[in-house]
A computed fold for a 94-nucleotide RNA from Fodinibius salsisoli, annotated as TPP riboswitch aptamer (THI element). Lineage of the source: Bacteria > Pseudomonadati > Balneolota > Balneolaceae > Fodinibius.

RNA sequence: GCCAGUGGUUGAGGGUGCCCUUGAGGGGGCUGAGAAUAUACCUAAAGAACUUGCUCCGGGUAAUGCCGGCGAAAGGAAACCGUUGGCUUUAUUG
Numbered sequence: 001g002c003c004a005g006u007g008g009u010u011g012a013g014g015g016u017g018c019c020c021u022u023g024a025g026g027g028g029g030c031u032g033a034g035a036a037u038a039u040a041c042c043u044a045a046a047g048a049a050c051u052u053g054c055u056c057c058g059g060g061u062a063a064u065g066c067c068g069g070c071g072a073a074a075g076g077a078a079a080c081c082g083u084u085g086g087c088u089u090u091a092u093u094g
Base pairs, nucleotide, nucleotide: 001087002086003085004084005083006082007081008080009079010078012043013042014041017030018029019028020027021026050075051074052073056069057068058067059066
């Protein structure tokens, strides 16, 4: 100097559905890390944080992106500092 992993700081990106009940507010149930402010949760180069396709297809459920497919598809948000390992180069010493 390059490559790969990993930690931190500050900011950044993202989703918040289905069903029951109530005049409404609100309350309850299901899945999930998270179901709108959560002291939050998740995610950052990505092969899944999230979006599009999708008012899609198959299965299943009280119902729902609930599960699977689509999907190594397409898009997708950063800087700095530290640390570990590997490779290469230079200097010095033996």
About this RNA
Model confidence (mean pLDDT): 77 of 100.